[in-house]
Two RNAs folded together computationally: RNase P RNA and transfer RNA, 440 nucleotides in total.
RNA sequence: GUGGGUCGCAGUGGUGGUCGCCGGCGCUUUAGAGCGCGGGAGGAAAGUCCGGGCUCCAUAGAGCAGAGUGCCGGGUAACACCCGGUGAGGGUAACCUCGAGGAAAGUGCAACAGAAAGUAAACCGCCAACGACGGCUCCGGUCGUCACGGUAAGGGUGAAACGGUGGGGUAAGAGCCCACCGCGCCGACGGUAACGCCGGUGGCAUGGUAAACCCCACUCGGAGCAAGGCCACAUAGGAAGGCGCCUGAGGGUUGCUCGCCCGAGCCUUCGGGUAGGCUGCUAGAGCUGGUAGGUAACUGCCAGCCUAGAGGAAUGAUCACCGCCGCCAUGCGGCAACAAAACCCGGCUUACACGCAACCCGCUGUG
RNA sequence: GGGCCGUUAGCUCAGUCGGUAGAGCAGCUGGCUUUUAACCAGACGGUCACAGGUUCGAUCCCUGUACGGCCCA
Repeated sequence: GUGGGUCGCAGUGGUGGUCGCCGGCGCUUUAGAGCGCGGGAGGAAAGUCCGGGCUCCAUAGAGCAGAGUGCCGGGUAACACCCGGUGAGGGUAACCUCGAGGAAAGUGCAACAGAAAGUAAACCGCCAACGACGGCUCCGGUCGUCACGGUAAGGGUGAAACGGUGGGGUAAGAGCCCACCGCGCCGACGGUAACGCCGGUGGCAUGGUAAACCCCACUCGGAGCAAGGCCACAUAGGAAGGCGCCUGAGGGUUGCUCGCCCGAGCCUUCGGGUAGGCUGCUAGAGCUGGUAGGUAACUGCCAGCCUAGAGGAAUGAUCACCGCCGCCAUGCGGCAACAAAACCCGGCUUACACGCAACCCGCUGUG
Repeated sequence: GGGCCGUUAGCUCAGUCGGUAGAGCAGCUGGCUUUUAACCAGACGGUCACAGGUUCGAUCCCUGUACGGCCCA
């Protein structure tokens, strides 16, 4: 110099003036309002994909069903998140990715091709030891043909063909035997563990698929601020039919059953009416700085700070100076992407213009 | 704000233990008819919304995205 990787920052200006918009507090008030002070969108406010707080249902029970998670250890209020490690895969490397329990409990599936797709199998090929038939014969054998025979080395099919490579062995072959590798089992050592490593042993038994059913372990009660609470109003309760009044209709509670609670009214049709306000609502697992522990995620302690709460609708316009960018340059123009709170937090995912910082790796050049 | 569904041919819809996707209508061609309609026959027409993953193999299973629809007080 160039190409990459990791982890962050910031996201469109700053200060002041004027005119406006939405809340809050204070004062005045003729109840309409006026004046003053102070506040007013994001890193994702989004998707609603997870987890929690909060609220109500019996602080919540039993069984079945259902859902989720899935290497190990830690963090946390909790998680499917985060941190650290193990193993596998990718990359020259920095580094990245992983839904990564069980296929020797059972069931299922594998189109087409292929002989055969799972208690394997003989299409081509190879073989003639044993066996059958035939020829020759010096009667010892030898040669040829062959199967309801042997053979999984070789060919071919397939995504996948029942350990791999090499040697021995054999009629030809085969873990049949041996060496190495892989795999299983046992033991020792290291590690909290996942696992690693070493030695012995078995001759291979156990192919794939669980984001197929399933098994194992662990977790999960349901609904959601349109939750829930309070006030006001309808509201006088009208007509018809059906069921029931403790031997209990009906309602609430979780998808079902049980259990539990309420219980004298309930259901259907017709007709009539209400649908307004307050609260929940923002001081919180809060933010900033320091310090201590920890590899880290994170946690403890100390100090300081208060920072939107609406109707679904509120953040703008303009002027001056400064800053940045562009151009045909004493001037003129521009300051942008994705997108905007609605009960609140922790994550994940997705969208995003112009940028900035730190560290690491490869290649090339120069000293 | 919250809770749920769907997307397959031009249109309306099928497609389940995952194996190369169909039906009806419309349009096209031919036949029948004097001609048209109806009827008969045939062929055409598909990035299964998009992207990634699991698998030998995905419309189907899983995840994310986009678009559309339903419900609540």
Rfam match: Bacterial RNase P class A. It is annotated as a ribozyme. The family is grouped with related families in Rfam's "RNaseP clan".